[in-house]
Molecule: transfer RNA
Organism: Candidatus Woesearchaeota archaeon
């Protein structure tokens, strides 16, 4: 330099192909219950500029273009 992949909650990921309900799960965190106490378990809650910018559209995490970071292959 060329090609491909990945980026969504504190962490690991789904959802994207086929645009449309308030963006979800597990783990973790916090509170409460339980316990002499801790852990386990149960219930509830908080936590998101869906990597950044622009475009298309009534409507974009999802489609298009550009960029950034990381990973892989080729040279």
């Nucleotide at each position: 330099g060329g090609c491909g992949g990945u980026a969504u909650a504190a962490c690991u990921c789904a959802g994207c192909c086929u645009g449309g309900u308030u963006a979800g799960a597990g783990u973790g965190u916090u509170a409460c219950g339980c316990u002499c106490a801790u852990a386990u378990c149960g219930u509830a809650a908080a936590a998101g500029u869906c990597c950044c910018g622009a475009g298309u559209u009534c409507a974009a995490a999802u489609c298009u273009c550009g960029g950034u970071a990381c990973c892989g292959c080729c040279a």